C1' cells in the first nucleotide's frame, strides 16, 4: 500500500495522559405477549406423600474460536461446526493458503418497546490466483 477487528472521523480544552461535546459503528441489561419452568439429597401437621424452604450440581456474556477422536514419559496430534485472506468494489463458482484462541460476570440476566449503562482497543503486513456478472 494493505489485514484481523465495532474499536473511526469532526470541533473545543489541554498541550505527556487525558477531558468535554456531536457523528457513526459495536455490545450489555431491560415489559406486554410467547417462551419456559431441570437433576439429586434433607426436612414438614397423626401416617404416607409433598409446596414454601434448605444443601450441591450450576448459569451467563465478548469472540468464528464448537464439537469428536487419540495420546497421557512416543505426540500439544487428526478431524470438525464455524471464520477469515488471495490488493478497484461487491456477488457467486471453482482453486490456493490461513485460524478454529482467549478473556470476562460472581449464584444472576429468555425474548424484550420506552428507558438504562459500556466499548471504540489491541495485533498484522510485501509480488499477493482464476471464470462469470454488475458498479
Nucleotide at each position: 500500500a494493505g489485514c484481523c477487528g465495532a474499536g473511526u472521523c469532526c470541533g473545543g480544552c489541554a498541550a505527556c495522559a487525558g477531558c468535554c461535546g456531536g457523528a457513526g459503528c459495536g455490545g450489555g441489561g431491560g415489559a406486554c405477549c410467547c417462551a419456559g419452568a431441570u437433576g439429586g439429597g434433607c426436612g414438614u401437621a397423626c401416617g404416607c406423600a409433598a409446596a414454601u424452604g434448605c444443601c450441591c450440581a450450576g448459569g451467563g456474556g465478548c469472540g468464528a474460536a464448537u464439537c469428536g477422536c487419540g495420546a497421557g514419559u512416543c505426540a500439544u496430534g487428526c478431524g470438525u461446526a464455524g471464520c477469515g485472506c488471495c490488493a478497484c468494489u461487491c456477488c457467486u463458482u471453482c482453486g490456493g493458503c490461513g485460524c478454529g484462541a482467549g478473556c470476562c460476570c460472581g449464584a444472576c440476566a429468555g425474548c424484550u418497546a420506552a428507558c438504562c449503562c459500556c466499548g471504540c482497543a489491541g495485533g498484522c503486513g510485501g509480488u499477493g490466483g482464476a471464470a462469470g456478472g454488475a458498479g

Model confidence (mean pLDDT): 76 of 100. The RNA shown here (c-di-AMP riboswitch aptamer (ydaO/yuaA leader)) has 135 nucleotides and comes from a soil metagenome.